[in-house]
RNA sequence: GCCGGGUUAGCUCAGUGGUAGAGCAGUUGAUUUGUAAUCAUCAGGUCGUCGGUUCAAAUCCGACACUCGGCUCCA
Numbered sequence: 001g002c003c004g005g006g007u008u009a010g011c012u013c014a015g016u017g018g019u020a021g022a023g024c025a026g027u028u029g030a031u032u033u034g035u036a037a038u039c040a041u042c043a044g045g046u047c048g049u050c051g052g053u054u055c056a057a058a059u060c061c062g063a064c065a066c067u068c069g070g071c072u073c074c075a
Base pairs, nucleotide, nucleotide: 001071002070003069004068005067006066007065010024011023012022013021018055026042028040029039030038048064049063050062051061052060
């Protein structure tokens, strides 16, 4: 330099155009002599960034950033 994958909650991930979700972690409460476990409840998001398309974009298109992998060239 070329090609491809990935970027969504604190962590691991789902979500292929129409209300952003799950598990774990966290808060509060119940239960218990207490802890763990269990049950209930609540909170937590610029969907990597900037543009474009659309009535409507996490989702489609473009550029860029970061990250992982492959190929090639030079040293």
This is a predicted structure of a 75-nucleotide RNA (transfer RNA) from Prosthecobacter sp. Its mean pLDDT, the model's own confidence on a scale to 100, is 81. RNAcentral holds the sequence, with entries from ENA and MGnify. The same sequence occurs in records of 5 taxa. It matches the Rfam family "tRNA". Rfam classes the family as a transfer RNA. The source organism's lineage runs through Bacteria, Pseudomonadati, Verrucomicrobiota, Verrucomicrobiales and Prosthecobacter.